Predicted 3D model of a 71-nucleotide RNA (transfer RNA) from a marine sediment metagenome.

[in-house]
RNA sequence: GCGCCAGUAGUCUAAUGGCAGGACUUCAGUCUUCCAAACUGAUGAUGGGGGUUCGAAUCCCCCCUGACGCA
Numbered sequence: 001g002c003g004c005c006a007g008u009a010g011u012c013u014a015a016u017g018g019c020a021g022g023a024c025u026u027c028a029g030u031c032u033u034c035c036a037a038a039c040u041g042a043u044g045a046u047g048g049g050g051g052u053u054c055g056a057a058u059c060c061c062c063c064c065u066g067a068c069g070c071a
Base pairs, nucleotide, nucleotide: 001070002069003068005066006065007064010024011023012022013021018054026042027041028040029039030038047063048062049061050060051059
């Protein structure tokens, strides 16, 4: 330099054009003499820019980051 894959919460992971869901974590409550466990609830996310579309995490283009292959 070229090709290909990936980027969603503090972490992991769904959502194949129609309200971004779940688990762990964190916080609060219940329970307990206290802690842990258990149960209930809450907070928190689509890498950046542009385009297509009534509507984009999803499709297209450019960029950024990471992994792999070729040179």